A computed fold for a 554-nucleotide part of an RNA from Clostridium thermosuccinogenes, annotated as large-subunit ribosomal RNA, domain I. Its Rfam family is "Bacterial large subunit ribosomal RNA". The full RNA is in RNAcentral, with records from ENA and SILVA. Its mean pLDDT, the model's own confidence on a scale to 100, is 82.
Context: one part of a larger RNA
RNA sequence: AGCAUAGGGUGAAUGCCUUGGCACCAGAAGCCGAUGAAGGACGUGAUAAGCUGCGAAAAGCUGCGGAGAGGCGCAAAUAGCCAUUGACCCGCAGAUGUCCGAAUGGGGGAACCCACCUGGGGUAAAUGCCCAGGUACAUGUAUGUGAAUACAUAGCAUACAUGGGGGAGACGUAGGGAACUGAAACAUCUAAGUACCUACAGGAAAAGAAAACAAAAGUGAUUCCGUAAGUAGUGGCGAGCGAAAGCGGAUUAGCCCAAACCGGGGUACAGCAAUGUAGCCCGGGGUUGAGGACCGGCGGAAUGAUUCGGAGUAUCUAGCAGAAUGAGGCACUGGAACGUGCAGACCAUAGAGGGUAAAAGUCCCGUAUGCGAAAGAUAUGAAGACAGGCCGGGAUCCAGAGUACCACAAGGCACGUGAAACCUGGUGGGAAGCAGGGAGGACCACCUUCCAAGGCUAAAUACUAACUGGUGACCGAUAGUGGAGCAGUACCGUGAGGGAAAGGUGAAAAGAACCCCGGGAGGGGAGUGAAAGAGAACCUGAAACCCUAUGUUU
Numbered sequence: 001a002g003c004a005u006a007g008g009g010u011g012a013a014u015g016c017c018u019u020g021g022c023a024c025c026a027g028a029a030g031c032c033g034a035u036g037a038a039g040g041a042c043g044u045g046a047u048a049a050g051c052u053g054c055g056a057a058a059a060g061c062u063g064c065g066g067a068g069a070g071g072c073g074c075a076a077a078u079a080g081c082c083a084u085u086g087a088c089c090c091g092c093a094g095a096u097g098u099c100c101g102a103a104u105g106g107g108g109g110a111a112c113c114c115a116c117c118u119g120g121g122g123u124a125a126a127u128g129c130c131c132a133g134g135u136a137c138a139u140g141u142a143u144g145u146g147a148a149u150a151c152a153u154a155g156c157a158u159a160c161a162u163g164g165g166g167g168a169g170a171c172g173u174a175g176g177g178a179a180c181u182g183a184a185a186c187a188u189c190u191a192a193g194u195a196c197c198u199a200c201a202g203g204a205a206a207a208g209a210a211a212a213c214a215a216a217a218g219u220g221a222u223u224c225c226g227u228a229a230g231u232a233g234u235g236g237c238g239a240g241c242g243a244a245a246g247c248g249g250a251u252u253a254g255c256c257c258a259a260a261c262c263g264g265g266g267u268a269c270a271g272c273a274a275u276g277u278a279g280c281c282c283g284g285g286g287u288u289g290a291g292g293a294c295c296g297g298c299g300g301a302a303u304g305a306u307u308c309g310g311a312g313u314a315u316c317u318a319g320c321a322g323a324a325u326g327a328g329g330c331a332c333u334g335g336a337a338c339g340u341g342c343a344g345a346c347c348a349u350a351g352a353g354g355g356u357a358a359a360a361g362u363c364c365c366g367u368a369u370g371c372g373a374a375a376g377a378u379a380u381g382a383a384g385a386c387a388g389g390c391c392g393g394g395a396u397c398c399a400g401a402g403u404a405c406c407a408c409a410a411g412g413c414a415c416g417u418g419a420a421a422c423c424u425g426g427u428g429g430g431a432a433g434c435a436g437g438g439a440g441g442a443c444c445a446c447c448u449u450c451c452a453a454g455g456c457u458a459a460a461u462a463c464u465a466a467c468u469g470g471u472g473a474c475c476g477a478u479a480g481u482g483g484a485g486c487a488g489u490a491c492c493g494u495g496a497g498g499g500a501a502a503g504g505u506g507a508a509a510a511g512a513a514c515c516c517c518g519g520g521a522g523g524g525g526a527g528u529g530a531a532a533g534a535g536a537a538c539c540u541g542a543a544a545c546c547c548u549a550u551g552u553u554u
Base pairs, nucleotide, nucleotide: 001553002552003551004550005549006548007547008546009545015539016504017503020475021474022472023471024470025469026468027467029464030463031166032165039100040099041098042055043054044053046078050074051073061094062093063092064091065090066089070082071081072080105114106113107112115135116134117133118132119131120130121129137163138162139161140160141159142158143157144156145155171202172200173199174198175197176196182189186236212219213218223250224249225248226247227246233241234240254456255455256454257400261284262283263282264281265280267278268277269276270275289434291398292397293396294393295392296391297390298389303387304386307385308384312380313379314378315377316376317375319371320370321369325343329342330341331340332339345362346361347351353365354364355363405429406428407427408426410424411423412422415441436451437450438449439448440447491498492497511538514525515524516523517522
């Protein structure tokens, strides 16, 4: 030195565990912000570094309700306090709420600096000082003021209202808008109107009450699902792209203006005036293709998603009651009974689950079931208010204009210019107006169908950050979130940004008084405990690696 055996050290695998995650389902909810948000800085405790809470009224103040004996957070200990005159705790509603931050008096290198106005305090009086309120910008409305420039206008000032920013890396609409890729290369094409950027909004959004589809028969706003159908089509007719009607379902809901006409107001022009003309504002009226105004007649109701109104009801935001082996039936094992045996055991609308020294329906919390709100919120919503009719006539009037439509060049439509209709906007032209106009996939005729150039509209649909409850042939600490522990932390980077490691004593600290060795660390006794070979570097404790002893080989 090798090998073997035995005993140790180191090390952390493995097993078991779960405070944390992951996915999904259901309910409810879907916003916060100048009444200063989200997010922070700095403070705040008897002692106080961190986290949590709170804000100079600072681990808190007030009221109301619940609950009922202990309490002064994580978090021990000491001191000192609070509490049946109801503390602590839970819910609802308030008060306070420094500084920064849209940040908004001005500035600024966030949490800082410097002001002005009004009122108050302080002082003999005043300044400095202290306290309270106000002072940003934009838009709209109103009033005042008011240039060049006479009237005026621009501008300016004041008052009131609204906005601004954040977020859930989700869902929506709109404005912009790629490339890789595929076409086995590549240019039309595809990827894809995707990713991404921007604006704006809502709890949903968007769309929406036919200038629609259809086809000789009819339907009757929109949205979503299934089907039609990978069909009809489109396509370097390549790669690919890819409908609609109809049918079956989900859900259903319809309305309001402009105008004609009537009434009122004020302006301009003409006029001596009466008055006339023009355009404007307000109210009534009216809203569709079987129109309306207008004229004549009847009537006071049906009805009303959306407006106002709120009785009542339900739910939510604290909670309460809740059976049965008798303060836990007898015996055995054990450190411990929830185990095993015994029993003329018991409850069950409760044998879900968790805890308790081991495996508990009957020990504890609960569970089934039943009940509950002073206050606030949500949903629904009665009465009522308010709105709101029908028939006939057909002379006259009205019925959305730089619009429809055309040309050129585009975009969207499944449709790549094609025979290319339809829809949208850019440039240039530019109607009719009810004896009117659009559409039915070039265009024309006939026929059918509808009424553009104004607006609103719930539900069925999409999503899930946060809240509540539940489920899992989901994970179990190199897994599961990056994060089970003070993690978006430590650390890295100028920065954008990147981004860890790290769980387990025991049933209970009973966490080892006291003695001995040692400077200490550490150890030996003693003691606790079922166990200390569970001793805090703490459950189990594999292997690599190291050591000791014995045997054996060289």